[in-house]
Molecule: small-subunit ribosomal RNA
Organism: uncultured prokaryote
RNA sequence: GAACGAACGCUGGCGGCGUGCCUAACACAUGCAAGUCGAGCGAGAAAGGGGAGCAAUCCCUGAGUAAAGCGGCAGACGGGUGAGUAACACGUGGGCAACCUGCCCUCGAGUGGGGAAUAACAUCUCGAAAGAGGUGCUAAUACCGCAUGACAUCUUGGAAGCUCCGGCUUCAAGGAUCAAAGGUGGGGAUCUUCGGACCUACCGCUCGAGGAGGGGCCCGCGCCUGAUUAGCUAGUUGGUGGGGUAACGGCCUACCAAGGCGACGAUCAGUAGCCGGCCUGAGAGGGUGAUCGGCCACACUGGAACUGAGACACGGUCCAGACUCCUACGGGAGGCAGCAGUGAGGAAUUUUGGACAAUGGGAGAAAGCCUGAUCCAGCAACGCCGCGUGGACGAUGAAGGUCUUCGGAUCGUAAAGUCCUGUCGAGUGGGAAGAAUGGCACGAGGGUUAAUAGCCUUCGUUCCUGACGGUACCGCUAAAGGAAGCCCCGGCUAACUCCGUGCCAGCAGCCGCGGUAAGACGGAGGGGGCUAGCGUUGUUCGGAAUUACUGGGCGUAAAGGGCGCGUAGGCGGCAAGGUAAGUCAGACGUGAAAUCCCCCGGCUCAACCGAGGAACUGCAUUCGAUACUGGUUGGCUUGAAGCCGGGAGAGGGAUGCGGAAUUCCAGGUGUAGCGGUGAAAUGCGUAGAUAUCUGGAGGAACACCGGUGGCGAAGGCGGCAUCCUGGACCGGUCUUGAACGCUGAGACGCGAAAGCUAGGGGAGCAAACGGGAUUAGAUACCCCGGUAGUCCUAGCUGUAAACGAUGAGCACUUGGUGCGGCGGGUAUCGCCCCCUGCCGUGCCGAAGCUAACGCAUUAAGUGCUCCGCCUGGGGAGUACGGUCGCAAGGCUGAAACUCAAAGGAAUUGACGGGGGCCCGCACAAGCGGUGGAGCAUGUGGUUUAAUUCGACGCAACGCGAAGAACCUUACCUGGGUUUGAACUGCAGGUGACAGCCCCUUAAAGGGGGUUUCCUUCGGGGGUACCUACAGAGGUGCUGCAUGGCUGUCGUCAGCUCGUGUCGUGAGAUGUUGGGUUAAGUCCCGCAACGAGCGCAACCCUUGUCCCUAGUUGCCAUCGGGUUAUGCCGGGAACUCUAGGGAGACUGCCCCGGAAAACGGGGAGGAAGGUGGGGAUGACGUCAAGUCCUCAUGGCCUUUAUGUCCAGGGCUACACACGUGCUACAAUGGGCGGUACAAAGGGCUGCGAAGCCGCGAGGGGGAGCCAAUCCCAAAAAACCGCUCUCAGUUCAGAUUGCAGUCUGCAACUCGACUGCAUGAAGGUGGAAUCGCUAGUAAUCGCGGAUCAGCAUGCCGCGGUGAAUACGUUCCCGGGCCUUGUACACACCGACCGUCACAUCCCGAAAGUCGGCUGUACUUGAAGUCACUGAGCCAACCCGCAAGGGAGGCAGCCGCCUAUGGUAUGACUGGUGACUGGGGU
Repeated sequence: GAACGAACGCUGGCGGCGUGCCUAACACAUGCAAGUCGAGCGAGAAAGGGGAGCAAUCCCUGAGUAAAGCGGCAGACGGGUGAGUAACACGUGGGCAACCUGCCCUCGAGUGGGGAAUAACAUCUCGAAAGAGGUGCUAAUACCGCAUGACAUCUUGGAAGCUCCGGCUUCAAGGAUCAAAGGUGGGGAUCUUCGGACCUACCGCUCGAGGAGGGGCCCGCGCCUGAUUAGCUAGUUGGUGGGGUAACGGCCUACCAAGGCGACGAUCAGUAGCCGGCCUGAGAGGGUGAUCGGCCACACUGGAACUGAGACACGGUCCAGACUCCUACGGGAGGCAGCAGUGAGGAAUUUUGGACAAUGGGAGAAAGCCUGAUCCAGCAACGCCGCGUGGACGAUGAAGGUCUUCGGAUCGUAAAGUCCUGUCGAGUGGGAAGAAUGGCACGAGGGUUAAUAGCCUUCGUUCCUGACGGUACCGCUAAAGGAAGCCCCGGCUAACUCCGUGCCAGCAGCCGCGGUAAGACGGAGGGGGCUAGCGUUGUUCGGAAUUACUGGGCGUAAAGGGCGCGUAGGCGGCAAGGUAAGUCAGACGUGAAAUCCCCCGGCUCAACCGAGGAACUGCAUUCGAUACUGGUUGGCUUGAAGCCGGGAGAGGGAUGCGGAAUUCCAGGUGUAGCGGUGAAAUGCGUAGAUAUCUGGAGGAACACCGGUGGCGAAGGCGGCAUCCUGGACCGGUCUUGAACGCUGAGACGCGAAAGCUAGGGGAGCAAACGGGAUUAGAUACCCCGGUAGUCCUAGCUGUAAACGAUGAGCACUUGGUGCGGCGGGUAUCGCCCCCUGCCGUGCCGAAGCUAACGCAUUAAGUGCUCCGCCUGGGGAGUACGGUCGCAAGGCUGAAACUCAAAGGAAUUGACGGGGGCCCGCACAAGCGGUGGAGCAUGUGGUUUAAUUCGACGCAACGCGAAGAACCUUACCUGGGUUUGAACUGCAGGUGACAGCCCCUUAAAGGGGGUUUCCUUCGGGGGUACCUACAGAGGUGCUGCAUGGCUGUCGUCAGCUCGUGUCGUGAGAUGUUGGGUUAAGUCCCGCAACGAGCGCAACCCUUGUCCCUAGUUGCCAUCGGGUUAUGCCGGGAACUCUAGGGAGACUGCCCCGGAAAACGGGGAGGAAGGUGGGGAUGACGUCAAGUCCUCAUGGCCUUUAUGUCCAGGGCUACACACGUGCUACAAUGGGCGGUACAAAGGGCUGCGAAGCCGCGAGGGGGAGCCAAUCCCAAAAAACCGCUCUCAGUUCAGAUUGCAGUCUGCAACUCGACUGCAUGAAGGUGGAAUCGCUAGUAAUCGCGGAUCAGCAUGCCGCGGUGAAUACGUUCCCGGGCCUUGUACACACCGACCGUCACAUCCCGAAAGUCGGCUGUACUUGAAGUCACUGAGCCAACCCGCAAGGGAGGCAGCCGCCUAUGGUAUGACUGGUGACUGGGGU
């Protein structure tokens, strides 16, 4: 996607044609579904109506009717169902020379003459009933003899034809046996008992022959699953005789023989009606077997026969059983799987309808009758088909809804409105076809006949017959009026937004959605699809080449058997003859109809229906063809085998021998250790080890040679020799000629190690075990010991990563190069080399193949043959069963359940206690710190009314904060306020509300006083307040919705692109490689060539020089002046200032290097190989940080989470951590003296001098908007004096007192000063940080913030080191490579036990069922056989009685349903306890 006998959910206007218990072959109330014939027969009502009679009653009619009986035919058809059946049941094609056939058709012959009964009926008896019995009467187309009889049947022999050789058919003759029924109509000559006989016609009847149609039996082929069903079978297989049947036959029986079936699947088990067809599919196939059609089987369950042409019989009989009903309890009745209908079951399937009008059937001569077959109607959207629910115009793009970027967009010409149409439905009127080939009547013709009766038949005319149904159809009327839903909108898959929800509720076919912005949930708007339906569920096929015949695979994804030998089977060399089974072609028969397909036609179309054709791919017969295959005949040599001649080899088995080594034993020498390990210890050793020498014992294994060397089928095989033995290879003008071959299901054999049994053996090694170590532990790795075992013999086991993860065989298909064996040529002393053939064994590679990796004449290439095996992962190589084994266990080998994957190869990353190369204060080498103390500061924690918030490894923690007493301030407490503290717009109102002053209050706030501008005097403007609205405000939340900014890897050298090329692709190449660099820096090479972002450079600063310019800076020369000072004149040299230039580029030389890049050294130079420093931060990573800088989506708040104010808090303090300061002292402290900076700042400012104070500071105010004045003293250093190793003249915390300054205000909570006090601390555990040169260390100075407050931060200069061998290691990083089961990427992934929950399966003492085998028993009905003393009309004998023939009941026997007993097999349910598996 298609389909359905469907069901369920929502919805539902009409019509046509179909379809409708798939489940309980469960049980059934009620009605109907098979009768008919009076022209076979006898008998024969009643009601009603009419009449008579007073009435009882009678007569006529009803009526020879109804109902019933005898008899005939039909109830074997039609209709239902699918339980059983795996079968000649079905399909298909044949056979019967082995058969039957009522009714129907054709033909032939006949239909004579008799007899005896019996239902009905009457009556009696029994019974509740159903029913039964006795007696009596009667008819027939009922029954029974007799006659006649053929071409029938049997039999005797004969002839002809055919034949499958069994026999059959036909012809002629003889013998034997068997028939019958009448009815109706018509006629009227003859006869008559007046009924009729008789004639004739029709319908019957009998015996035959043939036909048609129907049936029976037999055969070939086809026809589901399981081998965890491998053997089955005694009437079994065959024969002979007999019986039986319509008929062949073990169908039955007696006897004889011992067969028959089976791996081409018997038997057993499970499932199932089969087919035409139907569904699907391109087809091949797969699934299915409703409706329609053919066949079969069944009729409550089981068994049985009777009747009959036909049955072992759905609406017949008998018996048994179960069930239901009636009963007077003694007995009876019943069978919807016919049509309706009921209950039950179920997800689910209709009316207790109409009619025989048509079609068909039964009986009938016919009319007519019967017919739940059938035709119709009803119910159901169950299916298919058709139609409608309106059409045209219509933009203020209405209202309304939804969305919105607020502009608008969309629903949408949609609606409204105007005009129009009239299908369906409604109403109303008309109104069929189906029905005439039928029937009746009439007329005409023909046939039969003696007949113009009658009957049959043809034609014509009239009339009659319709369930559906007043239906289809047609007309008219009115009116857009009555008629649309369902599913979906994340991808697959066509269709998107808003709101709600917040891993909740829910969705889901698969992937997967939902944790606060959900196109996936729910609603809405919009959209998409289909449409009287739409979805869902179920099922089948398809897609699925995913069981592969068409049309797949097996090196690594699932999959080659461990290996051989060989049976069946499959396949098979060259050339020829003949055959014609396969194969091919023609013809013919069949392949039912329907269906499918084509064409034509009928319903208005279609669905549906009719007609014609085609097709039905099949089977059979026949005639041909002979290439190929098969079978056959006789050949061939190339496949195969053999023979001869060679050499190679750890091929196998057995026996013997050898040396080295280990161990042990004995002895000698000898002394204190040995041994062992990363280091040790256990162990051995003074009872003498180890070491060493000599001798001996014993077992096992065979160093070197030794090799991708050899041999073997594989496992496997290694000292030497001998014996036995298998195979391969090479050479040969040899042989066979049965091509004897290849493969190989089963079978059989071999089969490493471990293991098992028995007996030996035991040196070394060594599971288990003991000990020592290691470790958190160490049932391990390491060490010391050590038993099975390892070895031998005999047997078992039968597995393995038994691997080339590659079955065997044959053939073909470019090459190169090794090794082993044999041969040829060449060349030789020599097979030393070289060329070459065959076999084996490796490597590299072409084409080709492969998903790739790879394979590649030793194929994984190209073909053929045969075998084995695979079909998602787990469960599981498990369970059960079978089989093998002594056991261990092996072989065979599932399912439930569960998952949406498991897997292969390759790619890019990441990672590795993988490898290579390289870098970095990364380590190392050094210097100084931190960690210990006190204090400062930040953080955690704790506390608190609050201790506001953020930052958390590096990359949070002297961080945001360049400065919290108030403010800041976001926190807490309390007091106020609500269009608000600040902002915008608009409407209305008010008019001085602002500012200033006063009162009150903790303040905010509240109260009071005073007071606008312009003006044309109408008003206007600004502004403020009040009220209302829109809105404002929020340091409230979300940094995981964001922008921006920032940190970090990292100033690491990387990150990419275009084109090309390679690859199926991911992707690779470039960017790798060789060098080199600080650098993906540069050079060389290269299927790459270029380019971009990074690196570097360009920028700033510093270092040298030059030029320009000299004030506020400078002062060499000249002059003046001072105690002194560039102080002054002056100078422009120098310093300096600040503009512009120069300079450095591996430029030069040498060496190395590849004539490169580059490196090393040198010269010159202020500076040398990026001179020093700064700015500059690639693609990206960390959901890194920040909503509290700012901006911003969404959410929340609105008399508060906004806002104003006072006070408090952010400063708390048992503790813990980070960052710092000061120290612990003598390289120091104190005191005194004396030098030398740079860079900055200064008007709300810096503030000089002189004066005061011990000091902080005060006072003062010069000068300076600053190269001018000020801050400003630089400090370490240097020169002196002192202290002398101590808790000190170190250190300065803490505390007391007294002060200074800032500020509205220093209580909580500032800084500083003086005096006093004088703590810890004596260089700091584990650990850890910074730094490679003007660096570390050390010393001071300045600035920002700032009223004040600096040990922090940002800058500045002074003094000024040590060390780097080196890259093994730690950390981080770069490039290449390797492994990977990782990809949230090792902070990954993953394994098992245990615990909890849940699901599934196994086992189990048992227990309860189902089905079935065997044996025995019971033995109904019934057939058959036997019997038949009881009973009996027909025929025979007989006058009769009676007898005979024949029959019946009954009895008995065989068979046998059901039941019972016993014992098995198979299978299912359940089961305490228990085992395993999944989630």